This is a predicted structure of a 103-nucleotide RNA (SAM riboswitch aptamer (S box leader)) from a Cyclobacteriaceae bacterium.
[in-house]
RNA sequence: UUCUUAUCAAGAAAGGUGGAGGGAACGGCCCUGUGAAGCCUUAGCAACCCUGACCCCGUGUCAGAAGGUGCUAAUUCCGGCUUGUUAAAAAGCAAGAUAAGUC
Numbered sequence: 001u002u003c004u005u006a007u008c009a010a011g012a013a014a015g016g017u018g019g020a021g022g023g024a025a026c027g028g029c030c031c032u033g034u035g036a037a038g039c040c041u042u043a044g045c046a047a048c049c050c051u052g053a054c055c056c057c058g059u060g061u062c063a064g065a066a067g068g069u070g071c072u073a074a075u076u077c078c079g080g081c082u083u084g085u086u087a088a089a090a091a092g093c094a095a096g097a098u099a100a101g102u103c
Base pairs, nucleotide, nucleotide: 003101004100005099006098007097008096013042014041015040016039017038021031022030023029026079027078028077043072044071045070048068049067050064051063052062053061054060055058076095080093081092082091083090
């Protein structure tokens, strides 16, 4: 960096350092000197990979958390496009994030 598949309404923060930004982009709306980003430490959440057991052997069920990732303000913070509608709700799509695989 390409593509494929799955998931995205739940869950889980303290300390140190740092010193003005951050929430992907754009528009909103928020967070932030009662201390942003980044970095470090410790803790936690979850269960994609993983481990074990069972069976109806599957895209299965249940349990676990040593290891590889991920995550720990707000639904992916909201929106955008299509269908729909008086307006909504709702469904789908796009974009993005993460995982597993793949070029």
The model forms 97% of the base pairs in the Rfam consensus. The sequence was found by an Rfam model in a public genome assembly. Its mean pLDDT, the model's own confidence on a scale to 100, is 83.